[in-house]
RNA sequence: GGGGCUGUGGUCUAGCUUGGUAUGAUCCAUGCUUGGGGUGCAUGGGGUCGCCGGUUCGAAUCCGGCCAGCCCCG
Numbered sequence: 001g002g003g004g005c006u007g008u009g010g011u012c013u014a015g016c017u018u019g020g021u022a023u024g025a026u027c028c029a030u031g032c033u034u035g036g037g038g039u040g041c042a043u044g045g046g047g048u049c050g051c052c053g054g055u056u057c058g059a060a061u062c063c064g065g066c067c068a069g070c071c072c073c074g
Base pairs, nucleotide, nucleotide: 001073002072003071004070005069006068007067010026011025012024020057027045028044029043030042031041032040050066051065052064053063054062
């Protein structure tokens, strides 16, 4: 230098092919349960989907560029 894969709450992860304001677990807070703790249950909190731009009524999703990590070729 060329190519491929990956990037989503604090952490892990689904969703991407088929565009319609993001799933589950864990974590944190409160409450219930208990004599107390743990476990369990309920409610709530936390993401502007790696960055910038484009297409579109609408982008995590489609397109372009860039950045980071891993791998392959030279």